[in-house]
Large-subunit ribosomal RNA, domain VI from a Pseudomonadota bacterium, 264 nucleotides, folded computationally. Rfam family: Bacterial large subunit ribosomal RNA. The full RNA is in RNAcentral, with records from ENA.
Context: one part of a larger RNA
RNA sequence: CGCAGGUGAUCUGAGGGGAGCUCCCCGUAGUACGAGAGGACCCGGGGGGACGGACCGCUGGUGUGCCAGUUGUCUCGCCAGAGGCAUCGCUGGGUAGCUAUGUCCGGAAGGGAUAAGCGCUGAAAGCAUCUAAGUGCGAAGCCCACCCCAAGAUGAGAUCACCAGGAGCGUAAGCUCGGGAGGCCACAGGUAGAUUACCUGUUUGAUAGGCGGCAUGUGUAAGGAUGGUAACAUCCUCAGCUAAGCCGUACUAAUGGCCGAUCG
Numbered sequence: 001c002g003c004a005g006g007u008g009a010u011c012u013g014a015g016g017g018g019a020g021c022u023c024c025c026c027g028u029a030g031u032a033c034g035a036g037a038g039g040a041c042c043c044g045g046g047g048g049g050a051c052g053g054a055c056c057g058c059u060g061g062u063g064u065g066c067c068a069g070u071u072g073u074c075u076c077g078c079c080a081g082a083g084g085c086a087u088c089g090c091u092g093g094g095u096a097g098c099u100a101u102g103u104c105c106g107g108a109a110g111g112g113a114u115a116a117g118c119g120c121u122g123a124a125a126g127c128a129u130c131u132a133a134g135u136g137c138g139a140a141g142c143c144c145a146c147c148c149c150a151a152g153a154u155g156a157g158a159u160c161a162c163c164a165g166g167a168g169c170g171u172a173a174g175c176u177c178g179g180g181a182g183g184c185c186a187c188a189g190g191u192a193g194a195u196u197a198c199c200u201g202u203u204u205g206a207u208a209g210g211c212g213g214c215a216u217g218u219g220u221a222a223g224g225a226u227g228g229u230a231a232c233a234u235c236c237u238c239a240g241c242u243a244a245g246c247c248g249u250a251c252u253a254a255u256g257g258c259c260g261a262u263c264g
Base pairs, nucleotide, nucleotide: 001152005163006162007161008160009159010158011157015149016148017147018146021049022048023047024046025045026044027043033038051106052105053104054103055102059100060099061098062097066093067092068091069090070089071086072085073084074083075082076081110144111143112142117137118136119135120134166177167176168175169174182259183258184257185256186202187201188200189199190198207253208252209251210249211248212247213246214245217241218240223236224235225234226233227232
């Protein structure tokens, strides 16, 4: 821009894409079969491998703005206590998020038309013949079915809901103005994301930050006291600190601006 008013939402599915794998064990049954050795079809049940999708409750990984320990050195005048640098200095743990080696799920079942093949009836050709007329079965394959996209499917579909027939000029087509449902820009952001898009919020407000509480992690801070010559230990102290998590709270920041509708 189009889809012959303007919007918002929910669908249909033309068409397209994905998936499609396979092994073992048990029962039937040591049955049928077979002299024996061996050993089934059919049907039913169970367990795997690889592959794929989703997720983070579990098990782990990561976790460079969480906690602790610790080496060297510099600084804060010194002690104590901190901070900087050294691969995040190194080491031990670890929230959210992201993850696999973790967890759950999938291939199926079923229907239709068939291939090779197997048939029925059956002539040409008194027989025979699955084929010539007619007709049945029959594959991991084909079409459905399963998952995803999808009306620019210009063949532009459907359903529901919302908005309204104003003013001026014009014979009319039309042009301009106002403004509705609604939308956009902007702004605070993230369940989204390269950008865009998508989603939430914008004071009639919990959108982000801050603050409070909780959870989680770390593992008992600083300071003081007591004991010890001291290193250090114990007590106040399951302390102190705590990111991305949860709940709450307007303290800070979400100011504002614009677009937007009927013809035959």